[in-house]
RNA sequence: GGAAAAGUAGCAAAGUAGGUCAAUGCACCGGAUUGAAGACCCGGCAAUGAUGGUUCGAAUCCAUCCUUUUCCA
Numbered sequence: 001g002g003a004a005a006a007g008u009a010g011c012a013a014a015g016u017a018g019g020u021c022a023a024u025g026c027a028c029c030g031g032a033u034u035g036a037a038g039a040c041c042c043g044g045c046a047a048u049g050a051u052g053g054u055u056c057g058a059a060u061c062c063a064u065c066c067u068u069u070u071c072c073a
Stems, first nucleotide, its partner, number of pairs: 001072007010026003019056001028044004049065005
């Protein structure tokens, strides 16, 4: 220099024929239980890398940029 893949809560990780409240687990907070704690149970908090475009509607499609990884030279 060229090509490809990925980016979603604090962490991990689903969701692509575009459509209702964006799952789930761990963590965290509150409650119940317990003599107390742990485990279990109930409830809650928090996210689509950035900017534009297409569309009635975008995590999803398109463009550019950023970051990471892999391959080629």
About this RNA:
A computed fold for a 73-nucleotide RNA from Paracrocinitomix mangrovi, annotated as transfer RNA. Its Rfam family is "tRNA". Rfam describes the family as follows. Transfer RNA (tRNA) molecules are approximately 80 nucleotides in length. By type it is a transfer RNA. The organism belongs to Paracrocinitomix, within Bacteria.